[in-house]
RNA sequence: UUUUUGGAGAGUAUGAUACUGGCUCAGAACAAACGCUGGCGGCGUGUCUGAAUGAUGCAAGUCGUACGAGAACGAAGCCUUCGGGCUUCUAGUAAAGUGGCGAACGGGUGAGUAACACGUGUGCAACCUACCUUUGGGCGGGGGAUAACACUCCGAAAGAGGUGCUAAUACCCCAUGGAGUUACUUGACACAAGCCAUGUAAUGAAAGGUGGCCUCUGCUUGCAAGCUACCGCCCAAAGAUGGGCACGCGGCCUAUUAGCUAGUUGGUGAGGUAACUGCUCACCAAGGCGACGAUGGGUAGCCGGCCUGAGAGGGUGAUCGGCCAUACUGGGAUUGAGAUACGGCCCAGACUCCUACGGGAGGCAGCAAAUCGGAAUAAUCGCCAAUGGGAGAAAUCCUGAGCGUGCGACGCCGCGUGAGCGAUGAAGGCUUUCGAGUUGUAAAGCUCUGUGUUAUGGGAAGAAAACCUGGUAGGUGAAUAAUCUAUCAGCCUGACGGUACCAUAAUAGAAAGCCCCGGCUAACUACGUGCCAGCAGCCGCGGUAAUACGUAGGGGGCAAGCGUUGUUCGGAAUUACUGGGCGUAAAGGGCGUACAGGCGGCUAUAUAAGUCGGGUGUGAAACUCUCAGGCUUAACCUUAGAACUGCAUCCGAUACUGUGUAGCUUGAGAUCAGGAGAGGAGAGCGGAAUAUGUGGUGUAGCGGUGAAAUGCGUAGAUAUCACAUAGAACACCGGUGGCGAAGGCGGCUUUCUGGCCUGAUUCUGACGCUGACGCGCGAAAGCUAGGGUAGCGAACGGGAUUAGAUACCCCGGUAGUCCUAGCCGUAAACGAUGGGUACUAAGUGUAGGAGGUCAUUGACCCCUUCUGUGCUGUAGUUAACGCAUUAAGUACCCCGCCUGGGGACUACGACCACAAGGUUAAAACUCAAAGUAAUUGACGGGGGCCCGCACAAGCGGUGGAGCAUGUCGCUCAAUUCGAAGCAACGCGAAGAACCUUAUCCAGUGGCUUGACAUCCUCUGACAUCCGUGGAAACACGGCUUUCCCUUCGGGGACAGAGUGACAGGUGCUGCAUGGCAGUCGUCAGCUCGUGUCGUGAGAUGUUGGGUUAAGUCCCGCAACGAGCGCAACCCCUAUCUCUAGUUGCCAGCGGGUAAUGCCGGGGACCCUAGAGAGACUGCCGGCGGUGAGCCGGAGGAAGGUGGGGAUGACGUCAUGUCCUCAUGGCCCUUAUGCCCUGGGCUGCACACGUGCUACAAUGGCCGGUACAACGGGUCGUGAAACCGUGAGGUGGAACCAAUCCCUAAAAACCGGUCUCAGUUGGGAUUGUAGUCUGCAACUCGACUACAUGAACGUGGAAUCGCUAGUAAUCGCGAAUCAGCAGGUCGCGGUGAAUACGUUCCCGGGCCUUGUACACACCGCCCGUCACACCACGAAAGUCGGUGGCAUUCGAAGCCGGUGGGCUAACCCCUUCUGGGGAGGCAGCCGUCGAAAGUGAAACCGAUGAUUGGGGUGAAGUCGUAACAAGGUAGCCGUAUCGGAAGGUGCGGCUGGAUCACCUCCUUU
Repeated sequence: UUUUUGGAGAGUAUGAUACUGGCUCAGAACAAACGCUGGCGGCGUGUCUGAAUGAUGCAAGUCGUACGAGAACGAAGCCUUCGGGCUUCUAGUAAAGUGGCGAACGGGUGAGUAACACGUGUGCAACCUACCUUUGGGCGGGGGAUAACACUCCGAAAGAGGUGCUAAUACCCCAUGGAGUUACUUGACACAAGCCAUGUAAUGAAAGGUGGCCUCUGCUUGCAAGCUACCGCCCAAAGAUGGGCACGCGGCCUAUUAGCUAGUUGGUGAGGUAACUGCUCACCAAGGCGACGAUGGGUAGCCGGCCUGAGAGGGUGAUCGGCCAUACUGGGAUUGAGAUACGGCCCAGACUCCUACGGGAGGCAGCAAAUCGGAAUAAUCGCCAAUGGGAGAAAUCCUGAGCGUGCGACGCCGCGUGAGCGAUGAAGGCUUUCGAGUUGUAAAGCUCUGUGUUAUGGGAAGAAAACCUGGUAGGUGAAUAAUCUAUCAGCCUGACGGUACCAUAAUAGAAAGCCCCGGCUAACUACGUGCCAGCAGCCGCGGUAAUACGUAGGGGGCAAGCGUUGUUCGGAAUUACUGGGCGUAAAGGGCGUACAGGCGGCUAUAUAAGUCGGGUGUGAAACUCUCAGGCUUAACCUUAGAACUGCAUCCGAUACUGUGUAGCUUGAGAUCAGGAGAGGAGAGCGGAAUAUGUGGUGUAGCGGUGAAAUGCGUAGAUAUCACAUAGAACACCGGUGGCGAAGGCGGCUUUCUGGCCUGAUUCUGACGCUGACGCGCGAAAGCUAGGGUAGCGAACGGGAUUAGAUACCCCGGUAGUCCUAGCCGUAAACGAUGGGUACUAAGUGUAGGAGGUCAUUGACCCCUUCUGUGCUGUAGUUAACGCAUUAAGUACCCCGCCUGGGGACUACGACCACAAGGUUAAAACUCAAAGUAAUUGACGGGGGCCCGCACAAGCGGUGGAGCAUGUCGCUCAAUUCGAAGCAACGCGAAGAACCUUAUCCAGUGGCUUGACAUCCUCUGACAUCCGUGGAAACACGGCUUUCCCUUCGGGGACAGAGUGACAGGUGCUGCAUGGCAGUCGUCAGCUCGUGUCGUGAGAUGUUGGGUUAAGUCCCGCAACGAGCGCAACCCCUAUCUCUAGUUGCCAGCGGGUAAUGCCGGGGACCCUAGAGAGACUGCCGGCGGUGAGCCGGAGGAAGGUGGGGAUGACGUCAUGUCCUCAUGGCCCUUAUGCCCUGGGCUGCACACGUGCUACAAUGGCCGGUACAACGGGUCGUGAAACCGUGAGGUGGAACCAAUCCCUAAAAACCGGUCUCAGUUGGGAUUGUAGUCUGCAACUCGACUACAUGAACGUGGAAUCGCUAGUAAUCGCGAAUCAGCAGGUCGCGGUGAAUACGUUCCCGGGCCUUGUACACACCGCCCGUCACACCACGAAAGUCGGUGGCAUUCGAAGCCGGUGGGCUAACCCCUUCUGGGGAGGCAGCCGUCGAAAGUGAAACCGAUGAUUGGGGUGAAGUCGUAACAAGGUAGCCGUAUCGGAAGGUGCGGCUGGAUCACCUCCUUU
């Protein structure tokens, strides 16, 4: 540079990932239909359903130049009885008839047909062809009829009969006759059928019409014969066209159709046909077709093409074109060149119509139209103007072929519904964070244009011919006639249609919808609804904040259309030729053997079938594509080319494949010499053990289990000794050792026998590999018959376990297990991996051989090599796991198998089997998944390691009693609400008599801009106090008082009144939220960046070895670092120092008192409160890896985090709280808001939690004597003193606090008393009388005194706290608070016991393993039963259809036969109105034969009481089989049992966890 112009994906399974795999979507198309909408034009297209029915009209006629007659009509003439009649015409137009040609074309439809029907290519020496063309020749003579017509006659009609007449290009005979045909003859050719040529014999045609002329003849002026021209006729040969027949190849499904065939296959002869042929017949033979799919069944017109697709393919067969078939259904022939004839005939049948009931008529799948059917498909239109067809000499006639118009957005194409300017960004709508945004330059408005529309005017192309007239040239002709050919001129013809188009004028005027907006997929908000209504192509949306429903606004897409439905291809590499797979996802046959088939080593040669190259013919046109052209463009149309990838044939090439021939040795086999072995079959033998029997010894148990029991045993078991009997199996050796095709095979000896390995390299010479169908083998269980039976042991019986236990465990036990003979034919028959060949790193075991080295023989080690069997591992491969010379690697050959899950290893059918059952093997229906590998979690009645008052060891409690308090429940007018395992329950509540208070009731209570906030208007005070009414809120009345600033206009504060915006809500939603909190848990974890590994989710780091309280630290390591947590930093406390010294302290000094830090003073001590010190494994020893660290020790007030607190990672629990607060949405608004009185929250058969007090002597009571700390106090704490038995009162010093007060600490100690009891323990309950607080103690406070004196004697199952200043025990203080503390939060006093240890319970952390879980074991999930619905199978049968078979009857018709009957032409005879013959007609008979009847079967379909399983279905029942070791590992085959999942026996598998052992391997 040229050529090639051509290929896109997405959603959906999972917590996430990769793969497998289905479903769905985006595209294009349609003879479409439906919904909504609809301006115009062009070009196309329009009953896909009932091959249903058939009103009406039309769709095939034409020729008078073939013929007779000349009705009727027209014109002219004549006659007339005015009714009409006759004659003539340009041989007028022309009905009916004879005759000719056409009617077999054109037009419709697709029922049938799986076939030489169609397509394509050949062949016919086996054929026909009217009209047309060419060539050659001919057309002579004669005859008898018949329709029309006339008369008559039957019938309702349709129609028919009889008599009589007539013509022809109708019919017949004779003549002529080349060719043809038949028979014979001769010659050449040919393999043959045969063909070509010669000769002889027989047979064998015809028709005239019209125009012109008079040269020849006749009659005489024009005719006829005749001549001539044209048309027609006959014979023959060719052509063209159209057809007929035969053959190769090609294109549907089904094997759950495997055998079919009797004219069937072939031959001979005859018949028949245009022609070949079993096409038909007679005879003979027994063939023919089929796994390369015959026969049968189902479906279907075939093709060019059309749609789709990158292509290969797939689907389809409307319109146009070619072929075929068909014409109401079935059968049949006639005529003809051609038909077995759509608008012809005959017969039968069904249907419809007419009828005088006797009988007749009909066939729209022609064009219109109609009815029914159906989702659905048009005008009873115009014209022959054009194109084409038929007839004719022609004019012309006919033509629903055709050309046009009409209807339908049915499709394709084109045009329009306006253009420019226009911001106050109008109004309205919608939204809003209330600011605004959006609709939107959109509208309005201004300025234009005129496609279109309307009006008026003009106005095509499509038409060229033919005929006729005239002319010119030529042919024929005797001709100047006539005629023909060519040409010129004239004349004439348009359905569409006054249409297309053009001009002029007016007018923005008539002219936009449909679908969609969660993702895929372009496009978002508001309201309504509340798992309802509804949407949905797939995933899915809707349960009160829906971009998914409905509506609206806005937006997106397409546009006179837009969506939906249906169908096809595509995407789908999802049937894979192009272009897929089979270890675990669906998929290798259980294994071998072998016929067919497929594939096949090396060399040479021949051939040329495959293959390759070139040529020729064909591959119709249209279509498609390309270059051009014509309609204004396009669709559409026209010309040309390409293409049509095919078939046939000719020539050439010969590498490869095939075939033939000749060889070779390496594949394969044979031979010889060795070798190993649980290889197979038969026979014999052996010992151990078990059981049984006999005998002995011996005595009370044995046996069995988690524990027991059933069972055995005093009739002597178990145990033990001896002997005997029987059957089955063969310990040790024994081994990822051996053998076998697989199943499988194990004591020893022997007989028979198969295969394999090694070495030698002697022989054959490709003899090979695979292998559908077939045949054989084939564990266990099971079956049949006969044996055998020791042990084991389905079923069964019993005992346990259990809620139950048809199981697991135990005691028994029958089939069976064993043998012989025969069936069965399946297994997780597995390496889940078909066989063969070749190639592709290593290393290391093991089994069987052979060889080599070491002087030699022999042996060990070592090396090499062949065959088998294991492991590790590179490249490669795989979705991954993994495989990896024994491939799942790289290639080739052959076979088997797969195509979403379920239904279904099923049904029906077929085959096999004694049966059980096996093999083969669907569909309806249903789901959007089902699955494989790996990942992260979670879980396990999996494993390992570790921790915790988790257990254990202890101490004290709870659970029992009474009371307090909270909760459930109950009750109630109301018992407000919340909290609910741990982590609700002395919790919110740090304190319900009113208030609180949120609730309810009684209020014939009250208020409605409100108790509270902001804004506006008006007024001016408001408040306080008193009185009356009232339960109070409140209402009414009275007394008193009159704010601040000012520029004097007014303003502000407050109050009252009014108005509406609004207030208010402890109303709902904690599953709309914020914030705060609880819990796992003060557990040691949770993550990130970069890097690396992995397709990826993810992994690594964070695992490992140690260590720690700790992911604390050390070491190692594809990791290196970092963050949030841990620790530390903070507070209290334990020791000391320094500073300071009042209100605290008082050693020393001084003073004073009855006494007291009381005073002066002091800082030593205590203390106070500031600042510091101190502890860090720092030191020593040991252990440890010279580590981290651990153990011990020293010193020290304190030692290994000194003790305590605060501090709570990522997250979990839709945890708690809308009633603390805040807040979205919803709801209430003279009430769900606000105020008030009284009641309730305190209610009591019961149950639970948390506490207090006790049950007593370690005690109670009385008396006496000691020692704290933390705190609190002015609406307060309240001293002294006095009163009261006491609660308390009076009182009012002191204190705003290291100063005063609360304040007495109590247990303790000392003394006394009580003496084991319901007590001098206990102090509930009740009575009486009081105190205090408070408007008010009735419901419903606390306390006091006196009296009363309950349960309770240490608490069942179960359960809680605590490891040291802890438990236990004792009191004190504070908050809340008018009052109320057994609760809570703090404070100090006294002050223990125990921890061997980590098996177990609970919780937690790390690692690992299994998983069918991921809402994560409170998971998942199986089957019966019950209910509803759906499709399917079976079923006594019933109904219908299809195609055959057998048989009866047998129409029309062809063919054959035929006595008699009838009969113009031709022949014969002749007696002449005749007779006979040939031929024909009718009749009859026969063969064949449609329809119909009958019979027995087959197949298909519908239906069927009942029945069987299957599927589906938010909340049914019973169990819990599977997934973890799923709690008895599971699964496969088989047998048996059971409500069900299922259990058990036998054999097999690992797709079993865990521990141990063995073997092998890897690392150190």
Model confidence (mean pLDDT): 81 of 100. A computed fold for a 1564-nucleotide RNA from a Dehalococcoidales bacterium, annotated as small-subunit ribosomal RNA.